Molecule: transfer RNA
Organism: Hyphomicrobium sp.
């Protein structure tokens, strides 16, 4: 330098055109003498960046940034 894959909540991941979700973690409450466990609720996201397509983009297209694999 070429090719391919990935980037979404603190972490692991889903969602592949119609105003973003789960599990774990965190916090509040219930229960318990207390802790743990269990039950219940809540908070937490400019969906890597910038453009383009579209009535509408996490999703499609392009370039860039970061990570990984591979060829030379």
């Nucleotide at each position: 330098g070429g090719g391919c894959c990935c980037g979404u909540a603190g972490c692991u991941c889903a969602g592949c055109g119609g105003u973003a979700g789960a599990g774990c973690a965190u916090c509040g409450g219930a229960c318990u003498u207390u802790u743990a466990a269990u039950c219940u609720g809540a908070g937490g996201g400019u969906c890597g960046u910038u453009g383009g397509u579209u009535c509408g983009a996490u999703c499609c297209c392009a370039a860039c940034c970061g990570g990984g694999c591979u060829c030379a």